[in-house]
RNA sequence: UCCGCGGUAGCUCAAUGGCAGAGCAAACGACUGUUAAUCGUUAGGUUGGUGGUUCGAGUCCACCCCGCGGAG
Numbered sequence: 001u002c003c004g005c006g007g008u009a010g011c012u013c014a015a016u017g018g019c020a021g022a023g024c025a026a027a028c029g030a031c032u033g034u035u036a037a038u039c040g041u042u043a044g045g046u047u048g049g050u051g052g053u054u055c056g057a058g059u060c061c062a063c064c065c066c067g068c069g070g071a072g
Stems, first nucleotide, its partner, number of pairs: 001071007010024004018055001026042005048064005
């Protein structure tokens, strides 16, 4: 320098172009003599950035940034 994959909640990951979700973690509550376990509820997001396409973009397109792998 070129090619491929990836970047979404604190962590691991989902999401046909049409309301951004789950598990774990956190907070609160139930249960228990207490803790743990279990169950319930709640909160938590600039979907890496800037533009573009579209009635509508996490998703499609361009460029840039970061990570991993490959080629030279």
Molecule: transfer RNA
Organism: candidate division WWE3 bacterium